[in-house]
RNA sequence: GAUCGAUCAAGGCAAACUUGCCGAAAGGCGAGGACGCAAAGCUACGGACCUACGGCAAGCGUGCUAUGGUAGCCGGGCUGCCGAC
Numbered sequence: 001g002a003u004c005g006a007u008c009a010a011g012g013c014a015a016a017c018u019u020g021c022c023g024a025a026a027g028g029c030g031a032g033g034a035c036g037c038a039a040a041g042c043u044a045c046g047g048a049c050c051u052a053c054g055g056c057a058a059g060c061g062u063g064c065u066a067u068g069g070u071a072g073c074c075g076g077g078c079u080g081c082c083g084a085c
Stems, first nucleotide, its partner, number of pairs: 004083002012037002017032006035072001041078003045075003048070003054065004
């Protein structure tokens, strides 16, 4: 240094839910709160999934569609603490 995640130490993040704001929605941000996480740090490159304002189609109850979103869905890329085999 790499792999790996036993142990030690320092810590870190924050699900559901509550609440305020933004958004058509999915969802995001702030505060509270911890289910959990060795990358649950960052990144939409690939897959998967969610939503459908708008657009298209059909008729008027619907369907399709991402330019929207999910990194705590998986993989990839970049970075990081400790250290046994």

Predicted 3D model of an 85-nucleotide RNA (c-di-GMP-I riboswitch aptamer) from a Chloroflexota bacterium. The source organism's lineage runs through Bacteria, Bacillati and Chloroflexota. The coordinates come from a structure-prediction model, not an experiment, and the mean pLDDT is 90.